[in-house]
RNA sequence: UAACUAUUUUUGCCGAAUUUCGUAUUGAAAACGGGGGAACCAUUUGUUGGGUGAAUUAUUCUUGCAAGAUAAGAAUAUAGGGAGCCUUUAACCGAAUCCUUAAGCUAACUCCGUAGGCAUCUAAGGGAGGAACA
Numbered sequence: 001u002a003a004c005u006a007u008u009u010u011u012g013c014c015g016a017a018u019u020u021c022g023u024a025u026u027g028a029a030a031a032c033g034g035g036g037g038a039a040c041c042a043u044u045u046g047u048u049g050g051g052u053g054a055a056u057u058a059u060u061c062u063u064g065c066a067a068g069a070u071a072a073g074a075a076u077a078u079a080g081g082g083a084g085c086c087u088u089u090a091a092c093c094g095a096a097u098c099c100u101u102a103a104g105c106u107a108a109c110u111c112c113g114u115a116g117g118c119a120u121c122u123a124a125g126g127g128a129g130g131a132a133c134a
Base pairs, nucleotide, nucleotide: 011119012118013117014116018030019029020028021027031114032113033112034111035110036109041104048102049099050098051097052096057077058076059075060074061073062072063071080093081092085126086125087124088123
């Protein structure tokens, strides 16, 4: 000097996932989210499907199968997504999980959640806002 790891504080990010009160020993409220649920409208769908989420879809290969179908895994792409706004560009993500035969929208009503994980700033242009100085 550089890289990595651990701890503490601060700042910020993805996400609905924060704050306050309390008898703090099954909590409560606000706020922010999600589901179920009429009329009207919509649905030509039916042996399967539906929800949360950006995370959908396709091709190829492998395993298995008498062949085929189905299923599982891998690779390559892709709808879509992320730290002030827009365009282009570069890199990155493109998961996971829940319900159980049931669910369109949906007022009243009703049932739930408040986790977890991280550290933006590749480049160019435009616009907005702010600060400092005079």